Predicted 3D model of a 148-nucleotide RNA (glmS glucosamine-6-phosphate activated ribozyme aptamer). The coordinates come from a structure-prediction model, not an experiment, and the mean pLDDT is 76. Its Rfam family is "glmS glucosamine-6-phosphate activated ribozyme aptamer". The family's RNA type in Rfam is riboswitch. About the family: This entry contains a glucosamine-6-phosphate activated ribozyme that is found in the mRNA for GlmS. GlmS is an enzyme that uses fructose-6-phosphate and glutamine to generate glucosamine-6-phosphate. Of the family's consensus pairs, 88% are formed in the model.

């Protein structure tokens, strides 16, 4: 230095590249291949896994993974002092509405690296979903108990 095996760690709108596009000059080598926001109780199964930005050009195409959703079971919380395969939820642990609030990033500009495709650093503007807080409305089972 290379290869194999084992273990551990990291990334989770994340990784990879056999198609494609692009660059250099051709014997091949290289580049791109989704811009951020949001998101995990445990196990199993299923599923083309949320939101907007930009653009109308490939953010095309493919593979893998995944914190989404649905179902089942378990654990935990609340309703409720206690219990329950009653309901709603997930350690900020009822639902809905309204109001307020919650640092977007890329594209641009400037610098740097590269022959180039392009990469990277700095910097101004602009979302939606979801979350949080308050108010209002609705929901709040059965058994037991002095104690819904």
């Nucleotide at each position: 230095u290379u290869a194999a095996u084992u273990u551990u760690u990291u990334a989770a709108g994340c990784g990879c590249c056999u198609g494609a596009a692009c660059c250099a000059a051709u014997a091949u080598g290289g580049u791109u291949g989704a811009c951020g926001a949001g998101g995990u109780u445990u196990a199993g199964a299923g599923u083309u896994a949320u939101c907007g930005a930009a653009g109308u050009a490939u953010u095309c195409g493919g593979c893998g993974g995944a914190u989404g959703c649905u179902c089942u079971a378990a654990u935990g919380g609340c309703u409720u002092g206690a219990c329950u395969u009653a309901g709603c939820c997930a350690a900020u642990a009822g639902u809905a509405u309204u109001u307020a609030u919650u640092a977007a990033a890329a594209a641009g500009c400037a610098g740097u690296a590269g022959u180039a495709a392009u990469a990277u650093u700095g910097u101004a503007a602009c979302a939606g979903a979801g979350g949080u807080a308050a108010a209002u409305a609705c929901a709040c089972a059965g058994u037991u108990u002095a104690a819904a």